[in-house]
RNA sequence: GCCUCCAUAGUUCAAUGGAUAGAACGCGAGAUUCCGGAUCUCGUAGUGUAGGUUCGAUUCCUACUGGGGGCA
Numbered sequence: 001g002c003c004u005c006c007a008u009a010g011u012u013c014a015a016u017g018g019a020u021a022g023a024a025c026g027c028g029a030g031a032u033u034c035c036g037g038a039u040c041u042c043g044u045a046g047u048g049u050a051g052g053u054u055c056g057a058u059u060c061c062u063a064c065u066g067g068g069g070g071c072a
Stems, first nucleotide, its partner, number of pairs: 001071007010025004018055001026044006048064005
């Protein structure tokens, strides 16, 4: 330098054109307990950046940024 894959919550992952973007763990509050742990209830928080297509984009297209792999 070229090709390819990936980027969603604090973390690990779903959602492959539509409705309110979900789950687990974590964190906070409460219940329980002498205290803690475990358990139960409620809450917490997100689509890498900029454009484009579309009535509608996490999803499709382009560029950029960052990361993994391959070739030279």